[in-house]
Context: one part of a larger RNA
RNA sequence: CGCAGGAAAUUUGACAGGAGCUCUCCUCAGUACGAGAGGACCGGGAGGGACGCACCUCUAGUGUGCCGGUUGUCACGCCAGUGGCACUGCCGGGUAGCUAUGUGCGGACGGGAUAACCGCUGAAAGCAUAUAAGCGGGAAGCCCACCUGAAGAUGAGAUUUCCCUGGGCGCAAGCCCCUGAAGGUCCGUCGAAGACGACGACGUUGAUAGGCAGGGUGUGGAAGCGCAGCAAUGCGUGAAGCUUACCUGUACUAAUUGACCGUGCGG
Numbered sequence: 001c002g003c004a005g006g007a008a009a010u011u012u013g014a015c016a017g018g019a020g021c022u023c024u025c026c027u028c029a030g031u032a033c034g035a036g037a038g039g040a041c042c043g044g045g046a047g048g049g050a051c052g053c054a055c056c057u058c059u060a061g062u063g064u065g066c067c068g069g070u071u072g073u074c075a076c077g078c079c080a081g082u083g084g085c086a087c088u089g090c091c092g093g094g095u096a097g098c099u100a101u102g103u104g105c106g107g108a109c110g111g112g113a114u115a116a117c118c119g120c121u122g123a124a125a126g127c128a129u130a131u132a133a134g135c136g137g138g139a140a141g142c143c144c145a146c147c148u149g150a151a152g153a154u155g156a157g158a159u160u161u162c163c164c165u166g167g168g169c170g171c172a173a174g175c176c177c178c179u180g181a182a183g184g185u186c187c188g189u190c191g192a193a194g195a196c197g198a199c200g201a202c203g204u205u206g207a208u209a210g211g212c213a214g215g216g217u218g219u220g221g222a223a224g225c226g227c228a229g230c231a232a233u234g235c236g237u238g239a240a241g242c243u244u245a246c247c248u249g250u251a252c253u254a255a256u257u258g259a260c261c262g263u264g265c266g267g
Stems, first nucleotide, its partner, number of pairs: 001152001005163007015149004021049007033038001051106005059100004066093005071086006110144003117137004164266001166177004178264001183261004187203005208254003211250005218242002224237005
């Protein structure tokens, strides 16, 4: 820009893409078959491998704004307690998120038409013949079925709902006045959405983010004081103190006020 008014939702599916794998064991059954050795079809059940999709409860990583330990040095006047720097100084753990090594699920079931192949009926050709007329069976393959995209499918589809019912001038193109809907955008607060656009949530009729409160989680026993010890240190107060991205709540802070686009019933 188009889809012959505008808008918001929900959709159909032409077409396209993805997927499509495989093994072992048990049973049937040591049965059928076979002199024996050996050893099934069909059917039922169980467990794997690789691959794929999703997810983070578990396991395991990461986790440079969480907690703790610790070396050197500098600073806060000193002690104590902290902070800076040294690859995050080094080390031990670790929330959310992101992950695989972890967890869940998938290939299926079924239908249709067929290939090789196997048949029924059956003439030409009194026979025979699966074929000439006619009718069946038959693959991991084909079409459908499963998952995803999809109406620029210009052949531009469908359904539901919402909105607009002014005037004047001009031959016309168009101009002026009034009006500005439904809806959308800008702007702001943000997001398990994201390069930017986009997408989604919210904007006081409000829990969108921050803060705060409670909880969870992690760390692992804070500081201060007391006690024991010459001291290093230990014990008590006390599962202490601190705790990022998590959960719930709460208008304290910030989403203020507004502006713009979009028209007037539609060849």